[in-house]
Context: one part of a larger RNA
RNA sequence: CGUAGGAAUCUUGACGGUAAUAUCUCCCUAGUACGAGAGGAUUAGGAGGUACGGACCCCUGGUGUACCAGUUGUCGCGCUAGCGGCACCGCUGGGUAGCUAUGUCCGGAACGGAUAAACGCUGAAAGCAUCUAAGCGUGAAGCCAAUACCAAGAUUACGAUUCCCAUGAGACCCCCGGUAGACUACCGGGUUGAUAGGCCAGAGCUGUACGGCGUGAAAGCGCUUCAGGUCACUGGUACUAACGGUCGAUUGA
Numbered sequence: 001c002g003u004a005g006g007a008a009u010c011u012u013g014a015c016g017g018u019a020a021u022a023u024c025u026c027c028c029u030a031g032u033a034c035g036a037g038a039g040g041a042u043u044a045g046g047a048g049g050u051a052c053g054g055a056c057c058c059c060u061g062g063u064g065u066a067c068c069a070g071u072u073g074u075c076g077c078g079c080u081a082g083c084g085g086c087a088c089c090g091c092u093g094g095g096u097a098g099c100u101a102u103g104u105c106c107g108g109a110a111c112g113g114a115u116a117a118a119c120g121c122u123g124a125a126a127g128c129a130u131c132u133a134a135g136c137g138u139g140a141a142g143c144c145a146a147u148a149c150c151a152a153g154a155u156u157a158c159g160a161u162u163c164c165c166a167u168g169a170g171a172c173c174c175c176c177g178g179u180a181g182a183c184u185a186c187c188g189g190g191u192u193g194a195u196a197g198g199c200c201a202g203a204g205c206u207g208u209a210c211g212g213c214g215u216g217a218a219a220g221c222g223c224u225u226c227a228g229g230u231c232a233c234u235g236g237u238a239c240u241a242a243c244g245g246u247c248g249a250u251u252g253a
Stems, first nucleotide, its partner, number of pairs: 001153001005164006016150004022050006034039001052107005060101004067094005072087006112144002118138004165252001170247004174190005195241003198237005204230003211224005
């Protein structure tokens, strides 16, 4: 820009596209068919794996550099105590969210059509024979469909519902943000507001704070105390920040 008014939400799926299509073992059929025996099936049914792919974080773990605790050296806060800086995050033990695999769940299916090799039926040329010449079948992880996803610029530009007619449907800039993200885009919110921060409560994590008291020569231990602290999680609460602007269809050849 088009899709003959302007929009929002949903949607069909084209002899349009992309992806996928794997394989093994065991049980049973059955020690049956077959075979002198040794051996040993086709087929039907069932179960469990391997690799690959997708999704996810409940479980098992990893990571988790602004979470918690312990601890060494040194420096600082005048000293004690308590803290803080630096030393690979100083080191060590744990660990929320998120991310993640080695963890969890799921997937390849089934049914068709036309065929290849191959196997046939009928059957002449060629009184026989012959799957082929006319005609008709069976037949593969392959082909076409089917499956999953994308998809109306599929210019043949689909369809459905609802809204709007300037007293404005809707959209954008801008702002607060994240289930998104290099930028952009996408998604949520913008006071008629829980979008982010703060605060409150909780979860989860850490593991019993400081101070005080008791005890001990001291280090320390015990009680107060399942304490204290706490990032990303959940719920609540307008305290802070979402200020302020613009475009937009004239009932539609």

The part of an RNA shown here (large-subunit ribosomal RNA, domain VI) has 253 nucleotides and comes from a Planctomycetota bacterium. The RNAcentral record of the full RNA draws on ENA. It matches the Rfam family "Bacterial large subunit ribosomal RNA". The family has 102 seed sequences and 51,934 matches in Rfam 15.1.